RNA sequence: CCCGCCGGGAGAGCUGGUCGCCGACGUGCGAGCAGCGCCGAAGGAGCAACCACCCCGGAAUCUCUCAGGCGCAGGGACCGACGGGU
Numbered sequence: 001c002c003c004g005c006c007g008g009g010a011g012a013g014c015u016g017g018u019c020g021c022c023g024a025c026g027u028g029c030g031a032g033c034a035g036c037g038c039c040g041a042a043g044g045a046g047c048a049a050c051c052a053c054c055c056c057g058g059a060a061u062c063u064c065u066c067a068g069g070c071g072c073a074g075g076g077a078c079c080g081a082c083g084g085g086u
Stems, first nucleotide, its partner, number of pairs: 001085004006080003013036004018031004022026001037070003043066001044064003050058002
């Protein structure tokens, strides 16, 4: 440095309608739709300190927000432990 596995792991939402469920008929639960808003830490893209230079270039936690995300779950850059490989 790479792989596996385990642990930790943030940010961002309101409004309105629709459908269904219930012993409760509610400021209830679930699903979906619309409008505008928002987040950055899967991925992607852009610039750059810097590195490299024969050619081709490489490069972020910055920037953008295509994708993804804004209840839970899942995912999750990154950090750590263990094991294996080079």
Notes
The RNA shown here (Glycine riboswitch aptamer) has 86 nucleotides and comes from uncultured Desertimonas sp. Its Rfam family is "Glycine riboswitch aptamer". About the family: This family represents the bacterial glycine riboswitch. The prediction has a mean pLDDT of 80. The sequence is in RNAcentral, with records from MGnify.